[in-house]
RNA sequence: GUCUGAAAAAGGCACACCCGACCGAAAGGCGGGGUCGCAAAGUCACCGGUCUACAGGGCGAAGCGUCUGCUUCUCACCAUGAUGUCGGGAUUGCCGGA
Numbered sequence: 001g002u003c004u005g006a007a008a009a010a011g012g013c014a015c016a017c018c019c020g021a022c023c024g025a026a027a028g029g030c031g032g033g034g035u036c037g038c039a040a041a042g043u044c045a046c047c048g049g050u051c052u053a054c055a056g057g058g059c060g061a062a063g064c065g066u067c068u069g070c071u072u073c074u075c076a077c078c079a080u081g082a083u084g085u086c087g088g089g090a091u092u093g094c095c096g097g098a
Stems, first nucleotide, its partner, number of pairs: 002098004012038002017033004022029002042091003046088003049083003056077001058075001060073005
């Protein structure tokens, strides 16, 4: 340096769930506990997937306005939000074995 993870050592991370007069519109995140599991369950939203839809523009309905319009409600759309423990990719790395 390359391949590899059967056993071992040192350590690491932490699903569900619980708590928080913590953040967020939400998805979700953060902190404490917890420990299903994980050899990259370290890091990066580049590609695909999935989740969400505040804002945005749109259909429809109701109300208001003399008109181009405004307000409210419903519906679906939409990533610029999220997910790295969904997969791919990039990158760094502990220990052992060959």
The RNA shown here (c-di-GMP-I riboswitch aptamer) has 98 nucleotides and comes from uncultured Dechloromonas sp. The coordinates come from a structure-prediction model, not an experiment, and the mean pLDDT is 83. The source organism's lineage runs through Bacteria, Pseudomonadota, Betaproteobacteria, Rhodocyclales and Dechloromonas.